[in-house]
RNA sequence: GGACCAUCCGGAGCGGCUGAGAGACCUGGCUCAGCGACGCCGCAGCAACCCGCGCAGGCAGGCCGUGUGCCUGUCCCGAAGGUGCUACUGCCAGUACCGAUGGAAA
Numbered sequence: 001g002g003a004c005c006a007u008c009c010g011g012a013g014c015g016g017c018u019g020a021g022a023g024a025c026c027u028g029g030c031u032c033a034g035c036g037a038c039g040c041c042g043c044a045g046c047a048a049c050c051c052g053c054g055c056a057g058g059c060a061g062g063c064c065g066u067g068u069g070c071c072u073g074u075c076c077c078g079a080a081g082g083u084g085c086u087a088c089u090g091c092c093a094g095u096a097c098c099g100a101u102g103g104a105a106a
Base pairs, nucleotide, nucleotide: 004103005102006101007100008099013043014042015041016040017039021032022031023030026094027093028092029091044086045085046084049082050081051078052077057075058074059073060072061071062070063069064067090098
C1' cells in the first nucleotide's frame, strides 16, 4: 500500500507547549477559534474491537467419563494488557469505487 470482515446518531477533559486556522478532500451550509481553536506532550477518563485475572449467572450447541462434569458460542462483567477514542451523528447534504478505527491473514 491493496483485498476481506466488523463498527461509525451512545460514552468520555484537564494541564503544559505552540500560535492561525480547524471540523479528512471538493462545493454549499453550519459550527469551533487570540477568552488560544487545530496540533503535540503529560495526566485523567470513556469504551469493550482485541483481550481477560477473577467473580456471578442466563441461553444455545457439542462430548463421554453421566459428573449438578468438560468444551464451544453468545449475553452479562471490566482488573492487567494491545489499540482506539474523549465539540457538533464520519457536524449536515451532495457521496461513493470516500474516510477513520479495530480484527484476522498474506
Model confidence (mean pLDDT): 78 of 100. Predicted 3D model of a 106-nucleotide RNA (SAM riboswitch aptamer (S box leader)) from Pseudarthrobacter sp. fls2-241-R2A-127. The sequence was found by an Rfam model in a public genome assembly. Rfam family: SAM riboswitch aptamer (S box leader). Rfam links the family to the GO term regulation of gene expression.